[in-house]
Context: one part of a larger RNA
RNA sequence: UGACGGGGGCCCGCACAAGCAGUGGAGUAUGUGGUUUAAUUCGACGCAACGCGAAGAACCUUACCAGGGCUUGACAUAUACAUGAAAGUCUAAGAGAUUAGACCCCUCUUCGGAGCGUGUAUACAGGUGGUGCAUGGUUGUCGUCAGCUCGUGUCGUGAGAUGUUGGGUUAAGUCCCGCAACGAGCGCAACCCUUAUCCUUAGUAGCCAGCGGGCGGGGCCGGGCACUCUAGGGAGACUGCCGGGGAUAACCCGGAGGAAGGUGGGGAUGACGUCAAAUCAUCAUGCCCCUUAUGAUUUGGGCUACACACGUGCUACAAUGGCGUAAACAGAGGGAAGCGAACCCGCGAGGGGGAGCAAAUCCCAAAAAUAACGUCCCAGUUCGGAUUGUAGCCUGCAACCCGGCUACAUGAAGCUGGAAUCGCUAGUAAUCGCGGAUCAGAAUGCCGCGGUGAAUACGUUCCCGGGUCUUGCACA
Numbered sequence: 001u002g003a004c005g006g007g008g009g010c011c012c013g014c015a016c017a018a019g020c021a022g023u024g025g026a027g028u029a030u031g032u033g034g035u036u037u038a039a040u041u042c043g044a045c046g047c048a049a050c051g052c053g054a055a056g057a058a059c060c061u062u063a064c065c066a067g068g069g070c071u072u073g074a075c076a077u078a079u080a081c082a083u084g085a086a087a088g089u090c091u092a093a094g095a096g097a098u099u100a101g102a103c104c105c106c107u108c109u110u111c112g113g114a115g116c117g118u119g120u121a122u123a124c125a126g127g128u129g130g131u132g133c134a135u136g137g138u139u140g141u142c143g144u145c146a147g148c149u150c151g152u153g154u155c156g157u158g159a160g161a162u163g164u165u166g167g168g169u170u171a172a173g174u175c176c177c178g179c180a181a182c183g184a185g186c187g188c189a190a191c192c193c194u195u196a197u198c199c200u201u202a203g204u205a206g207c208c209a210g211c212g213g214g215c216g217g218g219g220c221c222g223g224g225c226a227c228u229c230u231a232g233g234g235a236g237a238c239u240g241c242c243g244g245g246g247a248u249a250a251c252c253c254g255g256a257g258g259a260a261g262g263u264g265g266g267g268a269u270g271a272c273g274u275c276a277a278a279u280c281a282u283c284a285u286g287c288c289c290c291u292u293a294u295g296a297u298u299u300g301g302g303c304u305a306c307a308c309a310c311g312u313g314c315u316a317c318a319a320u321g322g323c324g325u326a327a328a329c330a331g332a333g334g335g336a337a338g339c340g341a342a343c344c345c346g347c348g349a350g351g352g353g354g355a356g357c358a359a360a361u362c363c364c365a366a367a368a369a370u371a372a373c374g375u376c377c378c379a380g381u382u383c384g385g386a387u388u389g390u391a392g393c394c395u396g397c398a399a400c401c402c403g404g405c406u407a408c409a410u411g412a413a414g415c416u417g418g419a420a421u422c423g424c425u426a427g428u429a430a431u432c433g434c435g436g437a438u439c440a441g442a443a444u445g446c447c448g449c450g451g452u453g454a455a456u457a458c459g460u461u462c463c464c465g466g467g468u469c470u471u472g473c474a475c476a
Stems, first nucleotide, its partner, number of pairs: 001476002004472002007470007015460002019424002022421002026315008034306002042053002064301005070295001073124001077123008088103006106115003126290002129288003135284002137279003140275001142273001147186006153162003166177003192267004197235007206225002211222003238261001241255005317417001321376005327370001333364003338357002343352003383414001388409007430452007
């Protein structure tokens, strides 16, 4: 000087407390451990591994296993020699890879050669093989915590100190005052995006607002940009104003005006460093290892196993509910090998059909909770939907291992969950549906979107984590 203390002071954080809804019990989805297996490919392991890499394993992917076949090779460059084929189509064999046969049979040329392809030979290719404790790059985490440093000066023999401590204040090393310090840098804040109000510019979406027309109905038509909206420009918030407190300061409390008030809400943004943290399987790369195999190819299997254990979700256990009927209101997205309307068929998944749309124009598209009416009457039920049987639909060469969906039948556990434990302070929690990426098909996951919309916070004694000053010290 740091680190540490079941030392002290001050302060903060959904840290506790006050509340709301959960997890832990059931069924199931998914990940992991374990076990099994020819293989169940590999990585990730307290917080910070476990719906994680994987934004999507039937084949492919695929790295694993069994079998079949290849060896300059599936891929790259170069040299030498040889050659004009190779690809493609058809036939046969085969599980296929592949093999055999048939058809077909180079281009330019200054005739030296050049280009393209094939074969042979040689250099070499190749490796998701090892080492993340050899590395780059990238990432997590403490933590969006308020810290981390430097120059000169001064003090100290020196390690170092000072500045950065102190009195206030702040979300903040934020600002003010003081001070042997004076300044500065990386962080904080601001500048960026979005959202909340208004003005303006512009109207192939919006409106009968005002006028006219038609109609079975509808902005449907003429017409118009007023409003909504869209997207360019601008205004607006700065403790600016008033009162009180404070040290006359910084700032704090209250008020006015205002759409918004004291960083308005949200996002992006992550200092010096810590954990030999993670990743050699994104990629790159040193060294080591394999080279008729640890490379490459193909068929089938496996990654989907199942006495069990754990994590994260979904669905429930019902009446603030289930079911039925007929009504209403979003936002944000996606669409050409695509979205696919009307209409017809089917109980339905879906099929036929093909209008329109590269989309403010058409389509996906029905929002659902909600409200109204009816029914059920507290029961393992008209709750709950697992499991199973039958019959089908869709994608795709192909749904047996191993996909999704539909109809009918079947109707399991489950009556609110022990010890323990998680999230959340407002348009939040809870609850309700909608969309997207990946994607042929395949979400209860992930990423977004809007609808409805709470309760509670006395307070900082305690638990956890952090900041700062100080103290002790068996540690460095």